[in-house]
A computed fold for an 89-nucleotide RNA from an Anaerolineae bacterium, annotated as c-di-GMP-I riboswitch aptamer. It was read from a public genome assembly, where an Rfam model found it. The source organism's lineage runs through Bacteria, Bacillati, Chloroflexota and Anaerolineae.
RNA sequence: AAUAGAUAAAGGCAAACUCAAUGAAAGUUGAGGGCGCAAAGCUAUGGGUCUAAAGCUGAUUUUUCAGCCAAGAUCGCCAAGCCGCCUGU
Numbered sequence: 001a002a003u004a005g006a007u008a009a010a011g012g013c014a015a016a017c018u019c020a021a022u023g024a025a026a027g028u029u030g031a032g033g034g035c036g037c038a039a040a041g042c043u044a045u046g047g048g049u050c051u052a053a054a055g056c057u058g059a060u061u062u063u064u065c066a067g068c069c070a071a072g073a074u075c076g077c078c079a080a081g082c083c084g085c086c087u088g089u
Base pairs, nucleotide, nucleotide: 002089003088004087005086012037013036017032018031019030020029021028022027035076041082042081043080045079046078047077048074049073050072055068056067057066058065059064
C1' cells in the first nucleotide's frame, strides 16, 4: 500500500418509541432509549422512495376539493466518490 473480515481487543454509531423544539409536510435537532450496523463515517454526484408549501391545471357561487410538480427530504434504500480502527494475508 492492497485485500479479506468479526464468536478477538479497544472503541464507535444509534432503530422503534417517549418528551421538547422546528418545519406546510416529509422530515430534522436535542435528551432519554437500544433495533441493529465492519463503515449505520462524510458528500445529494446518478437512480429509487417520501412530502407538496409556492406554482400550474380542473371542479366549485364563494369557501373548499382534486391532479401534476422539488428547487424540500431520505446516506440506517441502492450505486458512486472521499476519509477511516483492529486483526489476518